[in-house]
Context: one part of a larger RNA
């Protein structure tokens, strides 16, 4: 000496499930594969070291011994650790039961305001729009008031650094089916676990295919303005699309720009859920205080960090497994492969340049 890293400098796969692999709780016994000790043999020569000798010395050469040969095989032993086998355990994990919380998911039904269209009634000259205007609508009666009907989308207030979900994401109400998490238990199983190359599933918006639907909004597009110009910002229109069903696509600043699991390391203060205790009580699924658990925020000891900051939900201290980085550009390009209907996705260089 036997790399250093990944919040923001290059670098955590968008997320989860899981195969191989790697890693793996406590006790006892046994075994002896790994491990350790002793011993025997192999372990070419040269080179190296010590000493002796030969060239007049030396370099050089030779003899003897040692060492090297980064190790292999046989035998005898040890049994702490790792592994194997057997038995047992409950602290990890799982199951079950109990009462609660929640925009978790799927399907069906119901509702609400607004908007728009149509029809009837009332009513008359403007309406709309802007910085100012104009395009635009309106005497075939608009805007406005009112009654009725149709349609599609959405779900105000409640709404909260509130909740739920692996992530994407999820918000009117009711019902059915269904999933997960937290808490409590003197219940059960008994290491059944962690991670996870390949692989599989899910995955916003936009986009694509087929079929529906189309109120509002609105890429493209057409006008009006602005301007030197205005392929924009502003205004009037407006088609894909946005919505539903079936399938495809598989990407995002898919962000906490922070992989997952376990253990250890001061506190303070909000908030939501469950449980315990105490006080009060309108006796209620109540209120207040406090303690425990596991979420979600803020501030901070130690410590870390280039700093910003992080700080028991770590970016601290350890540990197991996976992924990824190795100057900028060329470039997430070319070529090849593979997936896709396509758009394109995944994998992914080099010359050259600096």
């Nucleotide at each position: 000496c036997u790399g250093g890293g990944c919040u923001u400098a290059a670098a955590g796969c968008g997320u989860c499930c899981g195969u191989a692999g790697c890693u793996g709780g406590a006790u006892u016994g046994u075994u002896a594969a790994g491990u350790c000790u002793c011993u025997u043999g192999g372990g070419a020569a040269a080179u190296c070291c010590a000493c002796c000798g030969g060239c007049u010395c030396a370099a050089c050469c030779g003899a003897u011994g040692g060492g090297c040969g980064u190790u292999c095989a046989g035998g005898a032993g040890a049994a702490a650790c790792u592994g194997g086998c057997a038995a047992u355990c409950u602290a990890g994990g799982g199951a079950c039961c109990g009462g609660g919380a929640g925009a978790g998911g799927u399907g069906a039904g119901a509702g609400g305001u607004a908007c728009u269209c149509c029809a009837g009634g009332g009513g008359u000259a403007g309406g709309a729009g802007u910085g100012a205007a104009a395009u635009c609508c309106u005497g075939u009666a608009a805007u406005c008031c009112u009654u009725g009907g149709g349609g599609g989308a959405c779900c105000a207030c409640c709404u909260g650094u509130g909740g739920c979900g692996a992530a994407g994401g999820c918000g009117u109400c009711u019902c059915a089916c269904u999933a997960g998490a937290a808490c409590g238990g003197c219940u059960c199983c008994g290491a059944c676990a962690g991670u996870g190359a390949g692989g599989g599933a899910c995955g916003a918006a936009a986009g694509c295919u087929g079929g529906g639907g189309g109120a509002g909004c609105a890429a493209a597009c057409c006008g009006g303005a602005u301007u030197a110009g205005a392929u924009a910002c502003c205004c009037g229109g407006g088609u894909a699309g946005u919505c539903c069903c079936a399938g495809c696509u598989g990407u995002a600043a898919a962000c906490g720009a922070u992989g997952c699991g376990c253990g250890u390391u001061a506190g303070g203060u909000g908030u939501a859920u469950c449980g315990g205790u105490g006080a009060c009580c309108a006796c209620g699924a109540g209120u207040c205080a406090u303690c425990g658990a596991g979420g979600u925020g803020c501030c901070g000891a130690a410590g870390g960090g280039a700093a910003a900051c992080c700080g028991u939900g770590a970016a601290a201290c350890g540990u197991g497994c996976c992924g990824c980085c190795u100057g900028g550009g060329a470039a997430g390009u070319a070529c090849g492969g593979u997936c896709g209907c396509a758009a394109g996705g995944c994998u992914g260089a080099a010359a050259c340049u600096u």
Predicted 3D model of a 354-nucleotide part of an RNA (small-subunit ribosomal RNA, central domain) from Methanoregulaceae archaeon PtaB.Bin056. It matches the Rfam family "Archaeal small subunit ribosomal RNA". The organism belongs to Methanoregulaceae, within Archaea. The prediction has a mean pLDDT of 88. The sequence was found in a public genome assembly.